RNAcentral holds the sequence, with entries from MGnify.
A computed fold for a 126-nucleotide RNA from Staphylococcus nepalensis, annotated as FMN riboswitch aptamer (RFN element).

RNA sequence: UCUUUCGGGGCAGGGUGAAAUUCCCAACCGGCAGUAAAUAAAGCCUGCGACCUGCAUUUGUUUUUACAAAUGUGGCUGAUCUAGUGAGAAUCUAGAGCCGACAGUAUAGUCUGGAUGGGAGAAAGA
Numbered sequence: 001u002c003u004u005u006c007g008g009g010g011c012a013g014g015g016u017g018a019a020a021u022u023c024c025c026a027a028c029c030g031g032c033a034g035u036a037a038a039u040a041a042a043g044c045c046u047g048c049g050a051c052c053u054g055c056a057u058u059u060g061u062u063u064u065u066a067c068a069a070a071u072g073u074g075g076c077u078g079a080u081c082u083a084g085u086g087a088g089a090a091u092c093u094a095g096a097g098c099c100g101a102c103a104g105u106a107u108a109g110u111c112u113g114g115a116u117g118g119g120a121g122a123a124a125g126a
Base pairs, nucleotide, nucleotide: 001126002125003124004123005122006121013025014024015023027110028109029100030099031048032047033046034045043098044097052075053074054073055072056071057070058069059068060067061066080096081095082094083093084092102113103112104111
C1' cells in the first nucleotide's frame, strides 16, 4: 500500500388517557482509540466516529437555474461530583448525580424510518 472479514445496546412492572414502549412513577442501555500498577478497567478526561451542515472538484439529469451522488476539506456535536485507597485515579472501591442527532407518531437515548447505508477502528492475509 492492497484485499477479505468483523465492527451499538436498551422501557420489565404500573398510572392517566379515546390514543403514549413518547407524558407520570419506575426500569434499562453505554461505539472506537488514548490515558495508573498487569497486557485488563472511563457514556459524562482527551481525541475520533455517527447525525446535521458550509465550500471545492468530478459525474449524472437538465437549455439554464437547479437537483442528486461520489470524493476532498472545514463547521457543528451532550453529560460528574463527593468520600476512600494510593507516590500517582475525573479510569479502581463506595455513594449520589447527569447526558443522549434527525424525521414520523400523544411530547421518544430505548418504537418505526433514512440504514441490507455509513463508520472510528479491530483482526487476518498478500
Of the family's consensus pairs, 100% are formed in the model. Taxonomically the source falls in Staphylococcus (Bacteria, Bacillati, Bacilli, Staphylococcaceae).